[in-house]
Context: one part of a larger RNA
RNA sequence: CUGGGCGUAAAGCGCGCGUAGGCGGCUUGGUCAGUCAGAUGUGAAAUCCCCGGGCUUAACCUGGGAACUGCAUUUGAUACUGCCUAGCUAGAGUAUGGUAGAGGGAAGUGGAAUUCCAGGUGUAGCGGUGAAAUGCGUAGAUAUCUGGAGGAACACCAGUGGCGAAGGCGACUUCCUGGACCAAUACUGACGCUGAGGUGCGAAAGCGUGGGUAGCAAACAGGAUUAGAUACCCUGCUAGUCCACGCCGUAAACGAUGUCAACUAGCCGUCGGGCUCAUUUAAGAGUUUGGUGGCGCAGCUAACGCGAUAAGUUGACCGCCUGGGGAGUACGGCCGCAAGGUUAAAACUC
Numbered sequence: 001c002u003g004g005g006c007g008u009a010a011a012g013c014g015c016g017c018g019u020a021g022g023c024g025g026c027u028u029g030g031u032c033a034g035u036c037a038g039a040u041g042u043g044a045a046a047u048c049c050c051c052g053g054g055c056u057u058a059a060c061c062u063g064g065g066a067a068c069u070g071c072a073u074u075u076g077a078u079a080c081u082g083c084c085u086a087g088c089u090a091g092a093g094u095a096u097g098g099u100a101g102a103g104g105g106a107a108g109u110g111g112a113a114u115u116c117c118a119g120g121u122g123u124a125g126c127g128g129u130g131a132a133a134u135g136c137g138u139a140g141a142u143a144u145c146u147g148g149a150g151g152a153a154c155a156c157c158a159g160u161g162g163c164g165a166a167g168g169c170g171a172c173u174u175c176c177u178g179g180a181c182c183a184a185u186a187c188u189g190a191c192g193c194u195g196a197g198g199u200g201c202g203a204a205a206g207c208g209u210g211g212g213u214a215g216c217a218a219a220c221a222g223g224a225u226u227a228g229a230u231a232c233c234c235u236g237c238u239a240g241u242c243c244a245c246g247c248c249g250u251a252a253a254c255g256a257u258g259u260c261a262a263c264u265a266g267c268c269g270u271c272g273g274g275c276u277c278a279u280u281u282a283a284g285a286g287u288u289u290g291g292u293g294g295c296g297c298a299g300c301u302a303a304c305g306c307g308a309u310a311a312g313u314u315g316a317c318c319g320c321c322u323g324g325g326g327a328g329u330a331c332g333g334c335c336g337c338a339a340g341g342u343u344a345a346a347a348c349u350c
Base pairs, nucleotide, nucleotide: 004321005320006319007304008303012318014201015200016199017198021194022193023192025088026087027086029084030083031082033081034080035077036076037075038074039073040072041071042070049065050064051063052062053061054060091191092188093187094186095185096183097182098181099180103177104176105175106174107173108172109171110154115149116148117147118146119145120144121143125136126135162169163168206247207246208245209244210243211242215241216240220236221235222234223233258317259316260315261314262313263312266295267294268293269292270291271290272289273288274287275286276285277284299306300305323350324349325348332343333342334341335340
């Protein structure tokens, strides 16, 4: 070097974009770099191997041959790869016309509910629990009605429904904006795939500055429970949760399944689009295409299970794994305001 793996045993980077690199569709001509063949030179001797010879054998010594799988030069071959050249349209993309959507950003608006404030009615309880108590209430609570303030979240619709690369996205309206899908043509003509470094996005919690604070609620206080109760239950309540800007960069960031492409039985749902048929115009049947689900053949798998959305059969490229603990730790580097993150051992031990 080759050889094994990565759903659950160790192992897919949280997710994109993209540099270098690796890999790359069909056809023509050229070149002959890779590749293949021949020749020549060289590849010291010894060693190894084969056939002999010499020590009484053997080890050992020794003659000849083969080999030295390599390198250089040269002559050819031209299928494949490379390079150059000329084209093509099946990959990729652009244009045209439509469609669906909680995709993203900004501004504005709305109703229900909780809390608080003011006022009316009204009177002795309310609240809470397994049961209680702390707590609130005759300075008039709870309940109920009217008005007002303010913040946060958007019931029903709602669906293994939709959209997004992932994180994620759910009231309504307007503006700005990304992507996807479908149909039929036209155009460009391999413009492609992956992607070490790099760069951007990235839940929650946390941090900085300034706002905001209705409800909820770490910490904290009190009441219970208990042998104890630094808890579970209850009454309160502060950071926080919300907004703007800037950091952090991690998650069971999960489908625990990298991205792209091709091929390989069927059946049943559902979402978006097209076509055909039928129609009472409610609904429907068939077909095709792109999603999203349930079964299932072959095959795969240690089993569980997966099964055209593969964990099947293959190819391209990247990442990662190599017994458990020590340890995702120490040290060092880089990043961060910090918290810490990232990269990442060893001794020792079983």